[in-house]
C1' cells in the first nucleotide's frame, strides 16, 4: 500500500436490535483495641468520532480516529 480483529465503568470484560451489566478497584457502614480478612450497601458510562437505517441502535451500514496482528 492491501487486508483481519479490537475499541463498553478506574482496571478486566459480558451483552449480537427493546430499560447498559458482572468481577476487581473506590467510597461509606457493620465487626475488631486497631489493621487486614469478612459481610452489607452506594457512587461511578450520553457504549472512540460523525453520519445513515430502523417505531426503536452499544447492537446493521458508511467514513473517519487510535490500537495490535498479517501480507506486500
Nucleotide at each position: 500500500g492491501g487486508g483481519a480483529c479490537u475499541g463498553u465503568a478506574g482496571c478486566u470484560c459480558a451483552g449480537u436490535g427493546g430499560c447498559a451489566g458482572a468481577g476487581c478497584a473506590a467510597c461509606a457502614c457493620u465487626c475488631u483495641u486497631a489493621u487486614a480478612a469478612a459481610g452489607u450497601g452506594u457512587g461511578g458510562g450520553c457504549c472512540g468520532a460523525u453520519g445513515g437505517u430502523u417505531c426503536g441502535a452499544a447492537u446493521c451500514c458508511a467514513u473517519c480516529c487510535a490500537g495490535u496482528c498479517c501480507c506486500a
About this RNA:
The RNA shown here (transfer RNA) has 72 nucleotides and comes from a Patescibacteria group bacterium. Lineage of the source: Bacteria > Bacteria candidate phyla. The coordinates come from a structure-prediction model, not an experiment, and the mean pLDDT is 82. It was read from a public genome assembly. It matches the Rfam family "tRNA".